This is a predicted structure of a 77-nucleotide RNA (transfer RNA) from a bacterium. Rfam family: tRNA. Gene Ontology term of the family: triplet codon-amino acid adaptor activity. It is annotated as a transfer RNA. It was read from a public genome assembly. The prediction has a mean pLDDT of 80.

RNA sequence: GGGCGGGUAGCCAAGUGGUCUAAGGCAGUGGUUUGCAAAACCACCAUUCGUCGGUUCAAAUCCGAUCCCGCCCUCCA
Numbered sequence: 001g002g003g004c005g006g007g008u009a010g011c012c013a014a015g016u017g018g019u020c021u022a023a024g025g026c027a028g029u030g031g032u033u034u035g036c037a038a039a040a041c042c043a044c045c046a047u048u049c050g051u052c053g054g055u056u057c058a059a060a061u062c063c064g065a066u067c068c069c070g071c072c073c074u075c076c077a
Base pairs, nucleotide, nucleotide: 001073002072003071004070005069006068007067010026011025012024018057028044029043030042031041032040050066051065052064053063054062
């Protein structure tokens, strides 16, 4: 330098155009239960999906640029 894949809550991770203001798990907070805990159960916890721009009636989801991470190839030493 080239190719491919990925960046979604504190962490992991599903979702590839149509009430998604986004599933699930862990963690956290509050509660129920308990003599106190643990465990279990219930509730809450992303108005936003790396950033910017574009397409569209409508985008996390498509397109372009850019940043970061991983893998492969190539060049130089």